[in-house]
This is a predicted structure of an 86-nucleotide RNA (c-di-GMP-I riboswitch aptamer) from a Gammaproteobacteria bacterium.
RNA sequence: AGCUGAAAAAGGCAAACCCGUCGAAAGGCGGGGACGCAAAGCCACCGGUCUAAGGGACUUGUUCCUACGACAGCGGGGCCGCCACU
Numbered sequence: 001a002g003c004u005g006a007a008a009a010a011g012g013c014a015a016a017c018c019c020g021u022c023g024a025a026a027g028g029c030g031g032g033g034a035c036g037c038a039a040a041g042c043c044a045c046c047g048g049u050c051u052a053a054g055g056g057a058c059u060u061g062u063u064c065c066u067a068c069g070a071c072a073g074c075g076g077g078g079c080c081g082c083c084a085c086u
Base pairs, nucleotide, nucleotide: 001086002085004084005083012037013036017032018031019030020029021028022027035073041079042078043077045076046075047074048071049070050069054066055065056064057063058061
């Protein structure tokens, strides 16, 4: 340094679901629990997705639009890192 992860060791994280809690929601956090993960460590920069409190629209409603909210376990990119291999 690697668009290397076959075997091995030390270990790590934890989907769905359940309980508690915060939140308008999406979702977050804590506990239980393991579907999976070699970055499933960190960052919303680009694309994407979710939500729509607040704001807006007019056709006034179980309506539509909107992120300043969220997702890093959707893809790309950036930063950092364990073991082994080359």
Notes:
The organism belongs to Gammaproteobacteria, within Bacteria. Its mean pLDDT, the model's own confidence on a scale to 100, is 92.